[in-house]
Context: one part of a larger RNA
């Protein structure tokens, strides 16, 4: 050097799964009555993790449960428990100190440091008055109110609306373009946000708020007509919902508060104050409306509230649940194999020394407190509201609509929206749209005021499932992981899973300082704990071979 044995190293491969992804349902918030999130205590011994908070592995109460019980952690000691513990659910209670952090400050450092007031206690000090100490409450900022009060500040994964807004790459360079109103930043909301009842589309036939899918379409268009950007009505679904001022008229007829009566309350009823003629209130609101002759009526009708007895229906700690642990064999074990039996609205699933319908938890089927949630009945009670109209008059959102210049946006060159400098109407016989402007026609609609519930994002938490992964995989994270480590720092970011059915986790004896090892034991097997299997690289002994 080759080969093959045999024992190593080493940690793949197979098996397994506590952990994760995804999908769907549900829930969608907490926090000045101090949250998120933390620091410090807290155990007989107690370092960590996780509970708890000087009442600190815990306290009280009501349900549940039923025999062990003292988390993780299987030890040594103490105790608890049928007078019913530990558990499991509600309810309360206690709850240091930082944190919005809120008396007042806070140093390179949050968990330290100084007050002030009102009370209560005191076996300190003092003749006393009082001081000192311990303990309990108060005291922040800002809006709203005359006050008394009330409201709000933080936090939360991703959706959501509002305001600011690149860039690197694209264009085969690069400025207009694109990336994109995208990352990104700030501020607010809510269980969803946000738009929404036409001064709309459409086009000679018609639709009838908004939103979302789907098509329409990579079409009309737009573009250094380069790169590429990129609609709309119509048609299919989904889901359906409509109000409410302002003004004409009328002119206090309204409204809050605080005290006191009456009422579970919703609410009325007095008296004070306030707030209102710069208009409460009544009335109206586009199929228009005010005034008004005239007709018409209500022990009705409708809205909305507050109430008492119920009744389903889901959810809720839990609860009932059928049949073999029959004989033989094998095996350490029986669920296996052979026999013979049972139950089945149950043969989903895990588990139990090897494959269980009949052991064990459960499945099917049913059953449920307290509380929450929703639907719905039957009653009582209160506060509001009220029809149809003829002719004439009146009313119907202005620095608004348009218009001039410049920016910005959007498929829009060209008025789609908005900013900016100015200029500036009409009055319903009026106005404003139908994709440049102008003119006639037609058609459609009423702007300069608000509110509106579904459908349609999200997924932090709960539940369920999967022709999802199985430990280089699946989330960074299966395990004490955003943790050890690295960076001044923003930040970045790991490895690391399996004894055995059961610890039965090797008494004892010998070597040896030990650490190891021989015995002996245990056990189906040492699987011997650097432990399931145990590949291959690699290092070695022996045996043969080649040179």
């Nucleotide at each position: 050097c080759c080969a093959a044995a045999u024992g190593g190293u080493g940690g793949a491969u197979g098996g397994c799964u506590u952990g994760g992804c995804u999908u769907g349902g549900g829930u969608g918030g907490c926090g000045a009555c101090g949250a998120a999130g933390g620091g410090c205590g807290u155990g007989g011994c107690a370092a960590g993790c996780c509970g708890c908070g000087a009442u600190a592995g815990g306290c009280u109460c009501u349900g549940g449960g039923g025999a062990g019980a003292c988390g993780c952690a299987c030890g040594c000691a103490a105790u608890c428990u049928a007078c019913g513990a530990u558990c499991c659910a509600g309810a309360g209670a206690u709850g240091c100190c930082c944190g919005a952090a809120u008396g007042g400050a806070g140093u390179c450092c949050a968990a330290u440091c100084c007050g002030c007031c009102g009370g209560a206690g005191u076996u300190g000090c003092g003749c006393a008055a009082g001081c000192g100490c311990u303990c309990c409450g108060g005291c922040g900022c800002g809006c709203c109110g005359c006050g008394a009060g009330g409201c709000g500040c933080g936090c939360g994964a991703a959706c959501g609306c509002u305001g600011g807004g690149g860039a690197a790459g694209g264009a085969a360079a690069c400025a207009u373009c694109u990336g994109a109103g995208u990352a990104c930043c700030a501020g607010c909301a809510g269980g969803a946000a946000g738009a929404g009842a036409a001064a709309u589309c459409a086009a000679u036939u018609g639709a009838g708020a908004u939103c979302c899918c789907g098509c329409c379409a990579c079409u009309a268009g737009g573009g250094g007509c380069g790169a590429c950007c990129g609609a709309a009505a119509a048609c299919g679904g989904g889901a359906c919902a409509g109000c409410c001022c302002a003004a004409a008229c009328c002119g206090a007829a309204u409204c809050g508060u605080u005290g006191c009566c009456c009422g579970c309350a919703a609410g009325g009823g007095c008296a004070g104050c306030g707030a209102g003629a710069u208009g409460u209130g009544g009335g109206g609101u586009u199929c228009g409306c005010c005034u008004u002759a005239g007709c018409a009526u209500a022990u009705g009708c409708g809205a909305c509230c507050c109430u008492g007895c119920g009744a389903c229906c889901a959810g809720g700690a839990g609860c009932c649940g059928a049949a073999g642990u029959u004989g033989c064999c094998u095996g350490a074990a029986a669920u296996g194999g052979c026999a013979c039996a049972c139950a089945a609205c149950a043969g989903a699933a895990g588990g139990u020394u090897a494959u269980a319908g009949u052991c064990c938890u459960g499945u099917a089927g049913g059953c449920a407190a307290a509380c929450u949630g929703g639907u719905u009945g039957c009653g009582g009670g209160g506060u509001c509201g009220u029809g149809c109209g003829a002719a004439a008059g009146g009313c119907a959102g202005a620095g608004u609509a348009g218009c001039u210049g410049g920016c910005u946006u959007c498929g829009u060159c060209a008025a789609u929206g908005g900013c900016u400098a100015g200029c500036g109407a009409a009055g319903a016989c009026g106005g404003g749209g139908g994709a440049a402007a102008g003119c006639a026609g037609c058609c459609c609609c009423c702007a300069a005021g608000g509110c509106u519930a579904a459908a349609c994002a999200c997924u932090a938490c709960c539940c369920a499932a999967g022709a999802c992964c199985g430990a280089u995989a699946g989330c960074g994270a299966a395990a004490c992981a955003g943790u050890a480590c690295c960076g001044c720092g923003a930040g970045g970011g790991a490895a690391a899973g399996c004894u055995g059915a059961a610890a039965a986790g090797u008494a004892c004896c010998c070597c040896g300082a030990a650490a190891g090892g021989g015995g002996u034991g245990u056990g189906c097997a040492a699987a011997g704990a650097g432990c399931c299997u145990g590949a291959a690289a690699c290092g070695a002994u022996u045996u043969g071979g080649c040179u």
Large-subunit ribosomal RNA, domain I from a Nitrososphaerales archaeon, 547 nucleotides, folded computationally. The source organism's lineage runs through Archaea, Thermoproteati, Nitrososphaerota, Nitrososphaeria and Nitrososphaerales. Its mean pLDDT, the model's own confidence on a scale to 100, is 81. Rfam family: Bacterial large subunit ribosomal RNA. Gene Ontology terms of the family: ribosome and structural constituent of ribosome.